[in-house]
Context: one part of a larger RNA
RNA sequence: GCCGGUGAGUGGAUGUGUGCAGCAAGGUUAAGCCGAUCGAGGUGGAGCCGAAGCGAAAGCGAGUCUUAAAAGGGCGUUUUAGUUGCAUAUAUCGGACCCGAAACCAAGUGAUCUACCCAUGGUCAGGGCGAAAUUCUGGUAACACAGGAUGGAGGCCCGAACUCGUGGAUGUUGAAAAAUCCUGGGAUGAACUGUGGGUAGGGGUGAAAGGUCAAUCAAACUUGGAGAUAGCUGGUUCUCCCCGAAAUAUAUUGAGGUAUAGCCUUAUGAAUUAAGUAACGGAGGUAGAGCACUGGAUGGGCUAGGGGUCCGACAGGAUUACCAAACCUAACCAAACUCCGAAUUCCGUUAACUUUUAUCAUAGGAGACAGACCACGGGUGAUAACGUCCGUGGUCAAGAGGGCAGAAAAACCCAGACCGCCGACUAAGGUCCCGGAAUCUAUGCUAAGUGUGAAAGGAUGUGAUAGCGCUCAGACAACUAGGAGGUUGGCUUAGAAGCAGCCACCCUUUAAAGAAAGCGUAACAGCUCACUAGUCAAGCGAGAUUGCGCCUAAAAUGUAACGGGGCUAAGCAUAGUACCGAAGUCGCGGAUUCUAGAAUUCCUGCGGGAAUUUUAGAAUGGUAGGGGAGCAUUCUAGUCGCCUGCGAAGGUCAACCGUAAGGAUGGCUGGAGGCCCUAGAAGAGCUUAUGCUGGC
Numbered sequence: 001g002c003c004g005g006u007g008a009g010u011g012g013a014u015g016u017g018u019g020c021a022g023c024a025a026g027g028u029u030a031a032g033c034c035g036a037u038c039g040a041g042g043u044g045g046a047g048c049c050g051a052a053g054c055g056a057a058a059g060c061g062a063g064u065c066u067u068a069a070a071a072g073g074g075c076g077u078u079u080u081a082g083u084u085g086c087a088u089a090u091a092u093c094g095g096a097c098c099c100g101a102a103a104c105c106a107a108g109u110g111a112u113c114u115a116c117c118c119a120u121g122g123u124c125a126g127g128g129c130g131a132a133a134u135u136c137u138g139g140u141a142a143c144a145c146a147g148g149a150u151g152g153a154g155g156c157c158c159g160a161a162c163u164c165g166u167g168g169a170u171g172u173u174g175a176a177a178a179a180u181c182c183u184g185g186g187a188u189g190a191a192c193u194g195u196g197g198g199u200a201g202g203g204g205u206g207a208a209a210g211g212u213c214a215a216u217c218a219a220a221c222u223u224g225g226a227g228a229u230a231g232c233u234g235g236u237u238c239u240c241c242c243c244g245a246a247a248u249a250u251a252u253u254g255a256g257g258u259a260u261a262g263c264c265u266u267a268u269g270a271a272u273u274a275a276g277u278a279a280c281g282g283a284g285g286u287a288g289a290g291c292a293c294u295g296g297a298u299g300g301g302c303u304a305g306g307g308g309u310c311c312g313a314c315a316g317g318a319u320u321a322c323c324a325a326a327c328c329u330a331a332c333c334a335a336a337c338u339c340c341g342a343a344u345u346c347c348g349u350u351a352a353c354u355u356u357u358a359u360c361a362u363a364g365g366a367g368a369c370a371g372a373c374c375a376c377g378g379g380u381g382a383u384a385a386c387g388u389c390c391g392u393g394g395u396c397a398a399g400a401g402g403g404c405a406g407a408a409a410a411a412c413c414c415a416g417a418c419c420g421c422c423g424a425c426u427a428a429g430g431u432c433c434c435g436g437a438a439u440c441u442a443u444g445c446u447a448a449g450u451g452u453g454a455a456a457g458g459a460u461g462u463g464a465u466a467g468c469g470c471u472c473a474g475a476c477a478a479c480u481a482g483g484a485g486g487u488u489g490g491c492u493u494a495g496a497a498g499c500a501g502c503c504a505c506c507c508u509u510u511a512a513a514g515a516a517a518g519c520g521u522a523a524c525a526g527c528u529c530a531c532u533a534g535u536c537a538a539g540c541g542a543g544a545u546u547g548c549g550c551c552u553a554a555a556a557u558g559u560a561a562c563g564g565g566g567c568u569a570a571g572c573a574u575a576g577u578a579c580c581g582a583a584g585u586c587g588c589g590g591a592u593u594c595u596a597g598a599a600u601u602c603c604u605g606c607g608g609g610a611a612u613u614u615u616a617g618a619a620u621g622g623u624a625g626g627g628g629a630g631c632a633u634u635c636u637a638g639u640c641g642c643c644u645g646c647g648a649a650g651g652u653c654a655a656c657c658g659u660a661a662g663g664a665u666g667g668c669u670g671g672a673g674g675c676c677c678u679a680g681a682a683g684a685g686c687u688u689a690u691g692c693u694g695g696c
Base pairs, nucleotide, nucleotide: 001696002695003694004693005692006691012093013092014091015090016089017088018087019086020085021084022083023082026049027048028047032043033042034041053060054059063075064074065073066072097235098234100232104225105224106223107222108221109220115199116198117197118196119195120194121193122192123191124189126158127157128156129154133150134149135148136147137146138145162186163185164184167182168181169180170179201217203213204212205211238630239629240628241627242626243625248261249260250259251258252257263367264365265364266363267362268361269360270359273358274355275354276353277352278350279349280348281347282346283345288340289338290337294334295333296332298330299329300328301327303324305323306322307320308319309318310317311316371396372395373394374393375392376391377390378389379388380387401414402413403412418590419589420588421587423586424585425584429580430579431578432565433564434563438577440576441575442574443573444572445571451567457551458550461548462547463546464545465544468541469540470539478535479534480533481532482531484508485507486506489503490502491501514529517528518527519526591620592619593618594617595616596615597614598613599612600611601610602609603608631685633682634681635680636679637678638677641675642674643673650669651668652667653666654665656663657662
């Protein structure tokens, strides 16, 4: 891992609701007793609930309490149904759906491992160094001191046994739940070691590492309290039908929990109850707008105050391209400004229409209180985030199908799946091939493979639109020619002559020619330009708005920014006609439920109700969750019945029946029990709990 088996809302007590049943102003017994063919039952009225309440109570009583009260007020009556049992739902208590802690406490068991201690034993090859002391010699006044011998100290040195475990390698489902090999430390000592004994769990022991106390230690192990507790994780077993949420508010030692409300469901009851559309009547201060208030903020005017300058001995005065209140004027800004002010919204009234009462009340049962994205209105953030926090709506959640869509997307677009059909029409989106359907029609645009990713910015790309200017009295471009004189204008300057800079920018001759637009020179010179004529010959020029394109444009495995092929349309824009395309809609057949009608049967308290059949219409996505109806398993009763060795259960195969759970039938196997129907009772249904157990 697979298969088989096993595996989780139970039983008790007490409430509450519902269904059914008995009796009913009553209902009911509990313990006990009697009863034995282990079998029902009988008895028992104590007690409990109800029929009357009010008051703290005495107490009074359809009233009572408060009170001085006969007033007022509170709770009651006037509206009579309860009670017992069974079933079921739910609550409380208890382990209470099941499995799961780490822990806590008690009583015991452990020092054959290991820590330390006690008692008594044992072990340490060999080699080296050579302390004190002693002695001899030298030496000293005597010591000291020096040297030679002897001597044999030492947590001394080297190094086996022994002991430890430094570094490395191997090993890592090992040979081994800590080792092996090489290397290494100590090796007469605080050494190592045998045997016996001692210290015990908040305790021991510890040259101290939270080490160690039997492969277990920041509190051992065993059993018990014990099914500890677990607002946490996981799991929780057959089918079909109806409805169908929430991820919010408030509170919370509250934030992944819970309570109440909102939202779901079931039952009962009730009103033209609710929603929409329309008209009318109200509420409001947002969007916008405005500056009348509160503030902000710019220019001008006017003018207090202040500063500067000037006059003045002071007083005072003058002046101001300075700052500037108030006022005037022009143009502005505001979530916490408003003289104003929508749309939508909300409340109410009215009559009608539409919607399967969609509304409200009471009672039983919930779930949910982690939400997500999209569009719009905002806060926060950086007018960042698949960010975060609100509001309104949608979708997902709990929604399948079609599309974008290609290998790839909960939230986007279309559209809400009862079941079947090898039928039809459409939606979104598509129609060259992959690929179902147009190589469709008409008119334009694009040349960039733009389409098939991107900004500020840039550009004689190209199309369109409406104007302007020049132009056969000849424009624009090109070519030919001219482009002069006063004058080197004045100033400045070493120089300044059109062309460093400053000022002025005139006049003349002209077809035209700037006191010069650029290059150039030290300064001149020189080359162009503006401007003019000629040649030529018909359009030319500068802008504006706009469509589609261009550049801007760099990334990591491989084209790789149309899904691919590929396309000059098979791209873009406008208009049109076809077709394809979904679980949408229609058609045909079928199922269930509800509503309305009809028929039949039954019951009736005569008001009506129930069941079956049938016609028409509508409905039938669904998680948490509520409600309804069933299937199967084991056992029990009816049941001394029925089936069965002419073969039960079980196993296995099969093309049968049923909407499903499931039910038959036949063959083979098997070898002794099984079962229809109607009821009852449960150890009552397993793909999952890293479930448990057996086999493989």